[in-house]
Context: one part of a larger RNA
RNA sequence: GCAUUGUCAAGGAACUCGGCAAAAUGGCCCCGUAACUUCGGGAGAAGGGGCGCCUGCGCAGGCAGGCCGCAGAGAAUAGGCUCAAGCAACUGUUUAGCAAAAACACAGGUCUAUGCAAAACCGCAAGGUGAGGUAUAUGGGCUGACGCCUGCCCGGUGCUGGAAGGUUAAGAGGAGGGGUUAGCGCAAGCGAGGCUCCGAGUCCAAGCCCCAGUAAACGGCGGCCGUAACUAUAACGGUCCUAAGGUAGCGAAAUUCCUUGUCGGGUAAGUUCCGACCCGCACGAAAGGCGUAAUGAUUUGAGCGCUGUCUCGACAAUGCACCCG
Numbered sequence: 001g002c003a004u005u006g007u008c009a010a011g012g013a014a015c016u017c018g019g020c021a022a023a024a025u026g027g028c029c030c031c032g033u034a035a036c037u038u039c040g041g042g043a044g045a046a047g048g049g050g051c052g053c054c055u056g057c058g059c060a061g062g063c064a065g066g067c068c069g070c071a072g073a074g075a076a077u078a079g080g081c082u083c084a085a086g087c088a089a090c091u092g093u094u095u096a097g098c099a100a101a102a103a104c105a106c107a108g109g110u111c112u113a114u115g116c117a118a119a120a121c122c123g124c125a126a127g128g129u130g131a132g133g134u135a136u137a138u139g140g141g142c143u144g145a146c147g148c149c150u151g152c153c154c155g156g157u158g159c160u161g162g163a164a165g166g167u168u169a170a171g172a173g174g175a176g177g178g179g180u181u182a183g184c185g186c187a188a189g190c191g192a193g194g195c196u197c198c199g200a201g202u203c204c205a206a207g208c209c210c211c212a213g214u215a216a217a218c219g220g221c222g223g224c225c226g227u228a229a230c231u232a233u234a235a236c237g238g239u240c241c242u243a244a245g246g247u248a249g250c251g252a253a254a255u256u257c258c259u260u261g262u263c264g265g266g267u268a269a270g271u272u273c274c275g276a277c278c279c280g281c282a283c284g285a286a287a288g289g290c291g292u293a294a295u296g297a298u299u300u301g302a303g304c305g306c307u308g309u310c311u312c313g314a315c316a317a318u319g320c321a322c323c324c325g
Stems, first nucleotide, its partner, number of pairs: 001320008010311002014309001019306001027051005036041001038145001052067006068072001080304007087296002092104002108143007120129003146291004151221003156218002158214005165209003171203002176198006183190002222240005249283001250280001261277005
């Protein structure tokens, strides 16, 4: 000097990104226990008191009297608590070896496919899973307890249905044409039959075009101008565009750039926090919206207790380094 451990005057978070770490709390019995709540909880809430030994009595729980120590749950084991907010309902699961979470899952909701030799999936096939199940079943997608709800748009894309018309493949069909040449012709050339090559109209499926439906399908959910007897603002009006112009609820938010927005609260002092406002750069309704008791090694803010985290360091023990031998 380092590591581990222990102790400390006064103060008590002034430390620090942050109470990280440490300290504190701790058992049993009794009293007592709030908001909120899904009436189960919250709750060991919080906050208090007692605890050893001896004698007597009592069936006992225990009661009465007495005794000792600094200390009686005498050592060890052995919850710190409270308030407010975000997220996720919950118990669970996860990045074996930097992430345990707000991520995944979940019960519940909803859409969709599937009538059984089911759909879906594995396999070239045989065959197998689904299932020795049968729509209260099975597969897939999204959402994610519960409560209140889930608005408008089908123009685009997708899916489902439709079949009149348009378009349309192979195929069918064979009008017609080309090559070749027996023959004909003085020649140019024409050219039967065979072989061969090309091949029009015509017939014909799904699909696409088309017509409808469908958003808890993929998705989308405006601009400008004017207007009220102070001003300001605009319930109101005009106009352009659209498939339709964002409803309820929430809102500087895990979303707000400007921004440390403004006001209020908390502090002596608060870029964080809480409550409001709404000018939502760029919330918004199952990529769910808003609430919500309980739960959480979750995130954020505040307080009480407690402390060497700090003011500010000191001492001690053990080990190592190091020094002498």